Predicted 3D model of a 73-nucleotide RNA (c-di-GMP-I riboswitch aptamer) from a soil metagenome. The coordinates come from a structure-prediction model, not an experiment, and the mean pLDDT is 90. The RNAcentral record of the sequence draws on MGnify.
[in-house]
RNA sequence: GCAAACCCGGCGAAAGCCGGCGACGCAGAGCCACGGGGCUACAGCCACUCCGGCCAUGCCCGCCGAGCCGCCA
Numbered sequence: 001g002c003a004a005a006c007c008c009g010g011c012g013a014a015a016g017c018c019g020g021c022g023a024c025g026c027a028g029a030g031c032c033a034c035g036g037g038g039c040u041a042c043a044g045c046c047a048c049u050c051c052g053g054c055c056a057u058g059c060c061c062g063c064c065g066a067g068c069c070g071c072c073a
Stems, first nucleotide, its partner, number of pairs: 001026002007020005024062001028069001030068002034065003037060003044054003
């Protein structure tokens, strides 16, 4: 310096995001969805006694790598 969880308000079908509170932690817990990994499944497809299965164009950078930028010696 950043700011987890909980809670409050808002957006979203959800994952999740934004703001407020608040600090669990982080020597890059800075940016980035390019690669890997993970999350959700509105719509779509399949099935249908059971209300299930598949799926990312959505989401996670505080999971890892890469790129960019930054700090210390």

It matches the Rfam family "c-di-GMP-I riboswitch aptamer". Gene Ontology term of the family: cyclic-di-GMP binding.